[in-house]
This is a predicted structure of a 491-nucleotide part of an RNA (small-subunit ribosomal RNA, 3' major domain) from Scytinium lichenoides. The coordinates come from a structure-prediction model, not an experiment, and the mean pLDDT is 81. Rfam family: Eukaryotic small subunit ribosomal RNA. For this family Rfam cites "The comparative RNA web (CRW) site: an online database of comparative sequence and structure information for ribosomal, intron, and other RNAs" (Cannone et al., BMC Bioinformatics, 2002).
Context: one part of a larger RNA
RNA sequence: UGACGGAAGGGCACCACCAGGCGUGGAGCCUGCGGCUUAAUUUGACUCAACACGGGGAAACUCACCAGGUCCAGACACAUUAAGGAUUGACAGAUUGAGAGCUCUUUCUUGAUUAUGUGGGUGGUGGUGCAUGGCCGUUCUUAGUUGGUGGAGUGAUUUGUCUGCUUAAUUGCGAUAACGAACGAGACCUUAACCUGCUAAAUAGCCAGGUCCGCUUUGGCGGGCCGCCGGCUUCUUAGAGGGACUAUCGGCUCAAGCCGAUGGAAGUUUGAGGCAAUAACAGGUCUGUGAUGCCCUUAGAUGUUCUGGGCCGCACGCGCGCUACACUGACGGAGCCAACGAGUCCAUCAACCUUGGCCGAAAGGCUUGGGUAAUCUUGUUAAACUCCGUCGUGCUGGGGAUAGAGCAUUGCAAUUAUUGCUCUUCAACGAGGAAUGCCUAGUAAGCGCAAGUCAUCAGCUUGCGUUGACUAUGUCCCUGCCCUUUGUACA
Numbered sequence: 001u002g003a004c005g006g007a008a009g010g011g012c013a014c015c016a017c018c019a020g021g022c023g024u025g026g027a028g029c030c031u032g033c034g035g036c037u038u039a040a041u042u043u044g045a046c047u048c049a050a051c052a053c054g055g056g057g058a059a060a061c062u063c064a065c066c067a068g069g070u071c072c073a074g075a076c077a078c079a080u081u082a083a084g085g086a087u088u089g090a091c092a093g094a095u096u097g098a099g100a101g102c103u104c105u106u107u108c109u110u111g112a113u114u115a116u117g118u119g120g121g122u123g124g125u126g127g128u129g130c131a132u133g134g135c136c137g138u139u140c141u142u143a144g145u146u147g148g149u150g151g152a153g154u155g156a157u158u159u160g161u162c163u164g165c166u167u168a169a170u171u172g173c174g175a176u177a178a179c180g181a182a183c184g185a186g187a188c189c190u191u192a193a194c195c196u197g198c199u200a201a202a203u204a205g206c207c208a209g210g211u212c213c214g215c216u217u218u219g220g221c222g223g224g225c226c227g228c229c230g231g232c233u234u235c236u237u238a239g240a241g242g243g244a245c246u247a248u249c250g251g252c253u254c255a256a257g258c259c260g261a262u263g264g265a266a267g268u269u270u271g272a273g274g275c276a277a278u279a280a281c282a283g284g285u286c287u288g289u290g291a292u293g294c295c296c297u298u299a300g301a302u303g304u305u306c307u308g309g310g311c312c313g314c315a316c317g318c319g320c321g322c323u324a325c326a327c328u329g330a331c332g333g334a335g336c337c338a339a340c341g342a343g344u345c346c347a348u349c350a351a352c353c354u355u356g357g358c359c360g361a362a363a364g365g366c367u368u369g370g371g372u373a374a375u376c377u378u379g380u381u382a383a384a385c386u387c388c389g390u391c392g393u394g395c396u397g398g399g400g401a402u403a404g405a406g407c408a409u410u411g412c413a414a415u416u417a418u419u420g421c422u423c424u425u426c427a428a429c430g431a432g433g434a435a436u437g438c439c440u441a442g443u444a445a446g447c448g449c450a451a452g453u454c455a456u457c458a459g460c461u462u463g464c465g466u467u468g469a470c471u472a473u474g475u476c477c478c479u480g481c482c483c484u485u486u487g488u489a490c491a
Base pairs, nucleotide, nucleotide: 004487005486007485008484009483010482011481012480013479016475017474020439021438022437023436024435027323028322029321031319032318033317034316035314036313043054044053065309066308067307068306069305071303076119077118078117079116080115086113089108090107092105093104094103123297124296126295127294128293132291134285135284136283137281138280139279144183145182146181148179149178150159151158152157162174164173165172188274189273190272191271192270194242195241198239199238200237201236204233205232206231207230209226210225211224212223213222214221215220245267247262248261249260250259251258252257325432329391330390331389332388333387334386335385342377343376352371353370354369356367357366358365359364398429403424404423405422406421407420408419445467446466447465448464449463450462451461452460
């Protein structure tokens, strides 16, 4: 100096509590981990900071594991064999999972590319993340960190960096042996909100206009179609800008600031993200890399490829989830409203989003078009929701596990059932013990959609909108973190 204290005092946090909401823990299933089993069930990671994580949804490939079979893609150098041939390839039969001349029988073919030995390379999802780089995670989402000059001390060191008040903040006010600075915080960047002001738009619309239809009572109203040339930019899109600075008033301190009201699209840092210091960890990754040291292996290969299996195995334990236990509901009709996306790549071949029409109970099929996209898919006509019926509290018409049969689709291939559809089967589950997670406003929760992965396959993840509460607006009691004072090991 300060790790630690079952020491004291302040302050802070829904990875803490309080007041509550939804749960998880109980059931069935999905999925990850352990264990067991196995030829193999490849492997990393194990408190927060491992366990729906490795973007890890593995039928082949992936693939590292297991049972087997090929190939050399062994550069280069030296030596040997060697043109009287170093070597290569092969039909058939045997052999083999195999139409692998892999090997054997048999002979033909080839022509210095190779073969043998030594050295030396190369490859390796082989080892070591406790040899490393880089990247990520965490300490740590808090406010913390550092040097110059000056002061104190023999010195390590300390002051600056603080008694108070305040802030989300070492943020400020002030106090002051310190003064003046730097990094971090903030500012900044992105996004969501406002602009009847600017710039515009046949890839967005509105109003004209033309035409057709309906209601019409002459006005007129509603709808369909048409680049039919005109006008405009409110809505839409996106550029340049503006806008909030807690503005004004009141209250408390009368400084920073906090609270209430008014105005305002907006007054918790306007909301939400991004970026993010110093010092560390023997945190994770050699399985991201043609990043990489060393070790191992290197032709009966730990290289590579082919076939099949495995990663999915099931007395069991744990974690993330999905579906439920119903009447605020299930089922059947009808109504009907989004936003974020994505789409035919690539050096080339394979091929993407799919409207409409027809067939089919459905899954799906056939056939036509559009789209390299604000133009087409697509207004993605989404789901919860709303209305009207049936059911009537009964493991019931709740629930939909597990099985049987059939039909499709993806793929070379579906058995250990890829997925979908139809019929039948109708399990546990009657709200979940001790424990424990997340959360303060368009938030929690309910609801679906899109994208990632993707030939096919979401109960996952990342986003997006739709419906939309209850309860605090506090405290340090529990759990932790920071600071000050103090004490004690001694790293």